Notes
A computed fold for a 545-nucleotide part of an RNA from a metagenome, annotated as small-subunit ribosomal RNA, 5' domain. It matches the Rfam family "Bacterial small subunit ribosomal RNA". The literature on the family includes a 2002 paper in BMC Bioinformatics by Cannone et al., "The comparative RNA web (CRW) site: an online database of comparative sequence and structure information for ribosomal, intron, and other RNAs".
[in-house]
Context: one part of a larger RNA
């Protein structure tokens, strides 16, 4: 002198922007934080409210269940980690759901489980047993252009390519429209031949799923170089350990794992042990080099009550899944459950210390969905704190009888001082009161033009026109009205280091960053006066350059 995720202390007016549990990864009451999809499926209530008491309506609604897809993202936290964890550059033996292009399919067929219903077990969670049932749920079967597995030929350095040959492997629908045909069905008219109309199938179209495979794009897992604190008062350290050989496993190379075989492999260029530590893009200083750091915000990583497992899954060894331990808490009928804020808020509790049990999905991403939508404590607003930066005000001009009162004198006067009163102006902020953008784009409805198509139907894609969605919000701003009106402290004042008398103490009280002040005139202790600095702040403490 610059900085801080700071605190204390004395004050303290407005807005912007930021940012707010560094400590107990200590334990948490309570409410939210992951759900969605009837265009995959089948079953389907009450309340209410009408009634002619049969029943209607509420309704094919809710609400459960099968079944898909998401719950591996988002959010949080920094314990552990000195490690390919991270950074940066290389690399080859790999998988990638949802997305983008391509290729060939997409047939026929069975058998259950829920739900439900009856029965029972149990205080409770939660079940047993028995019958019935659909599917995009689950299993043979048919096909196989790619695709896997293998035998063998040719070209070859080759595990690459080229050809023959043998063997395995798929699938599911839904939804919208349709003019002629054909086939059930219902209901009406009939001359009993049939016609008419509604409704559904076949077909014919459309979109969307579905399977197999090839490639993209995106994510992911794997190997190396190098570079990444401190202690040598820590010197040896290593048996799956270093290599090879068969085998197994992973999607994947590989002691990863085994069986045997050799004995290596690491180490003063610091191995192995100890302590400490999340790592990075950045932040702070600093003229740079460097040094000290890693809050907020971005990437990577680990981690979820503490230890272990593994299961589905395209991906997890999984924060608001699952099993087993264990320490806590909690219900209990004493037989046995039940939970996991390092999500948002909150509460206790540590501390010098860190905030709401808010409002909204209006935007912006995100999940499910054909879509309308529904869920989102992600996120957008708001609240609380002068924690930090900026900005803005607390008033302007004029006013010498240099007023009165402070202080101080050599008593003349000097100062507080144009300072204040008094005059004449303004009216930002705050106040009241009125207007009022922008964040809105989508999303519905009519019409139309292209594409598909048999089609003017339906969808798709573009345009038009109307209509329509705001938490923030009493919004930002813009304008009226009334008054100087509602707004100034801290710290200092020997010397460093800008600023001095006076009283009052008397090595006493006390000051102090360092020199050091105080023992009877103290500019250095305490008060006044009156100066300096900065100013809604200012000192102090604590930290780092």
């Nucleotide at each position: 002198g610059a900085u801080u995720g700071a605190a204390c202390g004395c004050u303290g007016g407005c807005g912007g922007c930021a940012g707010g549990c560094c400590u107990a990864a200590c334990a948490c009451a309570u409410g939210c934080a992951a759900g969605u999809c009837g265009a995959g499926c089948g079953a389907g209530a009450a309340a209410g409210c009408c009634u002619u008491c049969g029943g209607g309506u509420g309704a094919g609604u809710a609400g459960a269940g099968c079944g898909g897809c998401g719950g591996a993202c988002g959010g949080g936290u920094g314990a552990g980690u000195a490690a390919c964890g991270c950074g940066u550059g290389g690399g080859a033996a790999u998988c990638u759901a949802c997305c983008g292009a391509g290729u060939a399919g997409u047939g026929g067929g069975g058998g259950a489980c829920a739900a439900c219903a009856g029965u029972u077990g149990g205080a409770a969670a939660c079940g047993g047993c028995u019958g019935c049932u659909a599917a995009u749920a689950c299993c043979g079967c048919a096909u196989a252009c790619g695709c896997c597995c293998u035998u063998u030929u040719c070209u070859u350095u080759a595990u690459a390519g080229a050809g023959a040959g043998g063997g395995g492997g798929a699938a599911a629908g839904c939804a919208g429209g349709g003019g002629a045909u054909c086939c059930g069905u219902u209901c009406u008219u009939u001359u009993c031949g049939a016609a008419g109309a509604g409704g559904g199938g076949a077909c014919c179209u459309u979109g969307u799923g579905c399977u197999a495979u090839u490639u993209g794009a995106u994510g992911a897992g794997c190997c190396c170089g190098c570079g990444u604190u401190a202690g040598a008062u820590u010197a040896g350290c290593u048996a799956g350990a270093u290599g090879g050989u068969g085998g197994g496993g992973u999607a994947a190379a590989g002691g990863c794992c085994u069986a045997c075989c050799a004995u290596g492999g690491c180490g003063a260029c610091g191995a192995u042990c100890u302590a400490u530590a999340g790592c990075u893009g950045g932040u702070c200083u600093g003229a740079g080099a460097g040094g000290a750091u890693g809050a907020u915000c971005a990437g990577c990583c680990a981690c979820a009550c503490u230890g272990g497992a593994a299961c589905u899954g395209a991906g997890a060894c999984a924060c608001g899944g699952u099993c087993c331990a264990g320490a806590c808490u909690c219900c209990u009928a004493c037989g046995g459950g039940a939970g996991g804020c390092a999500g948002c808020a909150g509460u206790g509790g540590g501390g010098a210390a860190u905030a709401u049990u808010g409002c909204g999905c209006a935007a912006u991403g995100g999940g499910c969905g054909a879509a309308a939508g529904c869920c989102u404590g992600a996120c957008g607003c708001a609240g609380c704190c002068a924690u930090g930066c900026c900005g803005c005000g607390u008033g302007u001009g004029u006013g010498a009888a240099g007023a009165a009162g402070g202080c101080u004198c050599u008593a003349g006067g000097g100062u507080u001082g144009u300072a204040a009163a008094g005059c004449a102006c303004u009216u930002u902020a705050a106040g009241u009161u009125g207007g009022g953008a922008g964040g809105a784009a989508a999303g519905g409805a009519u019409u139309u033009a292209a594409g598909u198509u048999a089609a003017u139907a339906g969808c798709u894609u573009g345009g038009a026109u109307c209509u329509g969605u705001g938490a923030c919000g009493u919004u930002a701003c813009c304008g009226a009205c009334a008054g100087a009106a509602u707004a100034a402290g801290c710290a200092c004042c020997g010397g460093c280091u800008a600023a001095c008398u006076c009283c009052g103490u008397g090595c006493c009280a006390g000051c102090a960053g360092c020199c050091g002040c105080g023992g009877u005139a103290a500019u250095a202790c305490g008060g006044a006066g009156g100066g300096u600095g900065c100013g809604a702040g200012c000192g102090u403490u604590a930290a780092u350059c």